[in-house]
RNA sequence: GGGCCCUUAGCUUAGUCUGGUAAGAGCGCCGAGCUCAUAACUCGGUGGUCAUUGGUUCAAAUCCGAUAGGGCCCA
Numbered sequence: 001g002g003g004c005c006c007u008u009a010g011c012u013u014a015g016u017c018u019g020g021u022a023a024g025a026g027c028g029c030c031g032a033g034c035u036c037a038u039a040a041c042u043c044g045g046u047g048g049u050c051a052u053u054g055g056u057u058c059a060a061a062u063c064c065g066a067u068a069g070g071g072c073c074c075a
Stems, first nucleotide, its partner, number of pairs: 001074007010027004020058001028046006051067005
C1' cells in the first nucleotide's frame, strides 16, 4: 500500500442478509422474599447517542458513502 471482517446496556452478545410492534437476552448492579446468617434460589427493578458523521427513505441498529478504533490475510 491492497483486500476482508468487527464496533448494539458496566461485561459477553442476538437482531443487520430480507428496513416497519415503543431495541432483546444472559451475567452484573439495586431492592424484596427465603435463611440464625451467607451462598444458592424466587420475585421485582436498573440500565442503550445501536462507534461518529453525511446520505437514501413515509420510516434506518438494519441500505449507501466517508471517518475513527480494533482484528485477520496478502504485499